RNA sequence: GGGGCAAGCUGUGCAGCCGCGGCGGGACAGACAGCCCGUCGAGGAAAGUCCGGACACCGCAGGGCAAGGGUGGUCGGGAAACCCGACCCGGGGAAACCCGCGGGAAAGUGCCACAGAGACAUACCGCCGAUGGCGCGGCCACACGUGAGUCGCGCACAGGCAAGGGUGAAAAGGUGCGGUAAGAGCGCACCGGCGUCCCGGUGACGGGGCGCGUCCAGGCAAACCCCACCCGGUGCAAGGCCAAGCAGGACCGAUGAAGCUGCCCGCCGAGGUCCAGGUAGGCCGCACAGAUGGAUGGCUGCCCACGACAGAAUCCGGCUUACCGGCCUGCUACGGAG
Numbered sequence: 001g002g003g004g005c006a007a008g009c010u011g012u013g014c015a016g017c018c019g020c021g022g023c024g025g026g027a028c029a030g031a032c033a034g035c036c037c038g039u040c041g042a043g044g045a046a047a048g049u050c051c052g053g054a055c056a057c058c059g060c061a062g063g064g065c066a067a068g069g070g071u072g073g074u075c076g077g078g079a080a081a082c083c084c085g086a087c088c089c090g091g092g093g094a095a096a097c098c099c100g101c102g103g104g105a106a107a108g109u110g111c112c113a114c115a116g117a118g119a120c121a122u123a124c125c126g127c128c129g130a131u132g133g134c135g136c137g138g139c140c141a142c143a144c145g146u147g148a149g150u151c152g153c154g155c156a157c158a159g160g161c162a163a164g165g166g167u168g169a170a171a172a173g174g175u176g177c178g179g180u181a182a183g184a185g186c187g188c189a190c191c192g193g194c195g196u197c198c199c200g201g202u203g204a205c206g207g208g209g210c211g212c213g214u215c216c217a218g219g220c221a222a223a224c225c226c227c228a229c230c231c232g233g234u235g236c237a238a239g240g241c242c243a244a245g246c247a248g249g250a251c252c253g254a255u256g257a258a259g260c261u262g263c264c265c266g267c268c269g270a271g272g273u274c275c276a277g278g279u280a281g282g283c284c285g286c287a288c289a290g291a292u293g294g295a296u297g298g299c300u301g302c303c304c305a306c307g308a309c310a311g312a313a314u315c316c317g318g319c320u321u322a323c324c325g326g327c328c329u330g331c332u333a334c335g336g337a338g
Stems, first nucleotide, its partner, number of pairs: 001334001003332004008327003013302006020041007043309001047320002050318005055235004068231005073087005088102001089100004103226002108224002110220003124165002126161003131158002133155007140147003173191006192215001193212008239284004248275005259267002
């Protein structure tokens, strides 16, 4: 220097003018409105509503089981989490680093499209045909055309094999040597696998020794299922308070309610008082932005250019998704110069 990788910050700014909403103050005798002054007024994601909680109501004595749902390597952090960090294992990369829905497939059931003979068991092509069978020939025997013997060749009928080919994402662990009629963990070496012991590590796990070739042997659990742990439901339109009108209940009332009128008389003549729940409506919940008539905007100038994604609605912690650009740090490999 141009590539690659990882992480963080920022998300236009300043000035002037005109507006909008909340709160506080001022002036007016006071209140509302209006006026004046001051102050505060969206985001890194306010979004998706995917997790976890606070809070609220309902349910619930406590514990267990079942059903249903969720989580799933280990350790640590965290109130918790489909959260975060470090590490382990597997995969990718030359490296920095990245990705993983990462418990169990010898508990059982199920599935494995197409292709293929066969998807957990098979034999299509193929190899062999040692052994048996059939055929031909030589030798041998004699009763002379036969076989009870023996040797060789052929067939591929019985049969053996799973090495090679072929199918497939996947075909009884791989490579090599031996072995064999041909083959095969059939035997052996190495690698892998399983078991066991030792060592290191908190742990996931890693390393080593020994044993096992009956090494029980494919994949899928985001198929049922099994194992461990966790989970009651509904969400601020939760919910709480006040509370017209109509309807309801109790009591009083033509033996006169209410009203005029504090009492008596009088007038008048059918309602009155109280209660509970609760609708409309209001307030709280509700916030150092904050409503429900739902505020946060517009114009001009500076500037190369006036931005991208996008705007609160109970609050908080995460995750995910969207995004014009700008700034900065670290790491890795390569090239150049000193």
This is a predicted structure of a 338-nucleotide RNA (Bacterial RNase P class A) from a Solirubrobacteraceae bacterium. RNAcentral holds the sequence, with entries from ENA. The model forms 93% of the base pairs in the Rfam consensus. Its mean pLDDT, the model's own confidence on a scale to 100, is 77. Its Rfam family is "Bacterial RNase P class A". Rfam links the family to the GO terms tRNA processing, dimeric ribonuclease P complex and ribonuclease P activity. The family's RNA type in Rfam is ribozyme. The source organism's lineage runs through Bacteria, Bacillati, Thermoleophilia, Solirubrobacterales and Solirubrobacteraceae. The gene name in the source record is rnpB.